[in-house]
RNA sequence: GGCGCGGUAGCUCAGUGGUAGAGCGUCGGUCUGAAAAACCGAGCGUCGGGAGUCCGAUUCUCUCCCGCGCCA
Numbered sequence: 001g002g003c004g005c006g007g008u009a010g011c012u013c014a015g016u017g018g019u020a021g022a023g024c025g026u027c028g029g030u031c032u033g034a035a036a037a038a039c040c041g042a043g044c045g046u047c048g049g050g051a052g053u054c055c056g057a058u059u060c061u062c063u064c065c066c067g068c069g070c071c072a
Base pairs, nucleotide, nucleotide: 001071002070003069004068005067006066007065010024011023012022013021018055025044026042027041028040029039030038048064049063050062051061052060
């Protein structure tokens, strides 16, 4: 340098056009003499940046950035 895959919650990952979810974690509550466990509640997010298409984009297109792999 060329090609491919990936970037979404604090972490690991789903979601592939119609208002973004799970597990774990975190915080609050119930319970307890007090903890742990269990149960209830809270999403804790510019969906990597920008532009384009569309009535509507996390999803499709272009470009840039970052990570991994293959080829040279």

This is a predicted structure of a 72-nucleotide RNA (transfer RNA) from an uncultured Endomicrobiia bacterium. Its Rfam family is "tRNA". Rfam's curators write: Transfer RNA (tRNA) molecules are approximately 80 nucleotides in length. Model confidence (mean pLDDT): 80 of 100.